[in-house]
Model confidence (mean pLDDT): 87 of 100. This is a predicted structure of a 344-nucleotide part of an RNA (small-subunit ribosomal RNA, central domain) from Potamilus streckersoni. Lineage of the source: Eukaryota > Opisthokonta > Bilateria > Autobranchia > Potamilus. It matches the Rfam family "Bacterial small subunit ribosomal RNA".

Context: one part of a larger RNA
RNA sequence: CUGGGCGUAAAGCGCACGUAGGCGGACAGUUAAGUCGGGGGUGAAAGCCCGGGGCUCAACCCCGGAACUGCUCUUCGAACUGCUGAGCUUGAGAUAGUUAGGGGCAGAGGGAAUUCCUGGUGUAGCGGUGAAAUGCGCAGAUAUCAGGAGGAACACCGGUGGCGAAGGCGGCUCUCUGGUCUGUAACUGACGCUGAGGAGCGAAAGCGUGGGGAGCGAACAGGAUUAGAUACCCCAGUAGUCCACGCCGUAAACGAUGAGUACCGGCUGUUUGUAUUUAUACAAGUGGUGCAGCUAACGCGAUAAGCACACCGCCUGGGGAGUACGGCCGCAAGGUUAAAACUC
Numbered sequence: 001c002u003g004g005g006c007g008u009a010a011a012g013c014g015c016a017c018g019u020a021g022g023c024g025g026a027c028a029g030u031u032a033a034g035u036c037g038g039g040g041g042u043g044a045a046a047g048c049c050c051g052g053g054g055c056u057c058a059a060c061c062c063c064g065g066a067a068c069u070g071c072u073c074u075u076c077g078a079a080c081u082g083c084u085g086a087g088c089u090u091g092a093g094a095u096a097g098u099u100a101g102g103g104g105c106a107g108a109g110g111g112a113a114u115u116c117c118u119g120g121u122g123u124a125g126c127g128g129u130g131a132a133a134u135g136c137g138c139a140g141a142u143a144u145c146a147g148g149a150g151g152a153a154c155a156c157c158g159g160u161g162g163c164g165a166a167g168g169c170g171g172c173u174c175u176c177u178g179g180u181c182u183g184u185a186a187c188u189g190a191c192g193c194u195g196a197g198g199a200g201c202g203a204a205a206g207c208g209u210g211g212g213g214a215g216c217g218a219a220c221a222g223g224a225u226u227a228g229a230u231a232c233c234c235c236a237g238u239a240g241u242c243c244a245c246g247c248c249g250u251a252a253a254c255g256a257u258g259a260g261u262a263c264c265g266g267c268u269g270u271u272u273g274u275a276u277u278u279a280u281a282c283a284a285g286u287g288g289u290g291c292a293g294c295u296a297a298c299g300c301g302a303u304a305a306g307c308a309c310a311c312c313g314c315c316u317g318g319g320g321a322g323u324a325c326g327g328c329c330g331c332a333a334g335g336u337u338a339a340a341a342c343u344c
Base pairs, nucleotide, nucleotide: 003316004315005314006313007298008297012312014201015200017198021194022193023192025088029084031082033081034080036077037075038074039073040072041071042070049065050064051063052062053061054060091191092188093187096184097182103177104176107173110154115149116148117147118146119145120144121143125136126135162169163168206247207246208245209244210243211242215241216240222234223233258311260309261308263306266289267288268287269286270285271284272283273282274281275280293300294299317344318343319342326337327336328335329334
């Protein structure tokens, strides 16, 4: 390379946008580039293959044929692909009406709770654990009442419920704003799908500068436990967690399942919309079960891992190793691309 694969065995990029490229609905015409038929030329010789012959055989040599799967010219035709021009509406989009929603950005204000401060009441303990101790407390703690400060998070509702491409999003309200669904059929007329590079988004931790700091809490320190205890438990506690701006670009970034389209039995729960004769039906989601089929099995099963098509990514025994070197990126931490020797 030809293959065979990618839920769990190696293998789906974390996610979408989109360039080149690949692929592309239905109808009639044009062209004849691709495709297919005929003919001509060429495809050196030797070799390979087949037939025959010559050295006593063979190797070797000689003759003939075939082959050289290719390229090129010409010719017939126009089914498929392509080109070109015209028109179509089912794909796609747009318009007018509408629904639900923790979708996003920024602002204002809210209550409960923790902590701290001030004052009142009040007195000897509190706290913590398996049991304790460190710790706090007569300089008045814990408990309780009133007032105040400040930060962070939003109980109940809350739900295999909702929204978002993914990461993710949850008190209330307002501003700006993205997307989806459903229904109507008057608009555009294939405008589509995928997407190497590219550029964007991207939890947590971490980094830079400046703020903020209630609670929690790596590190560090103390008390226990223990043979030891650099832990699990306890008392404290710095970075961090929060905000603004800028980096980082990784995760079991998981449905361990790329995105799109079409087709293929049912039953049942639920969210939203539409229609209704208020039985129900349809559409889009989200769950359970399960037919056919698939699967090594587990299981999947209209939300496919079924049956197909087109596109992208990726895999090719274990270790060495997602490492070294080099490149690119980064302030750094490191990320990304990515071997070999050797070994089983």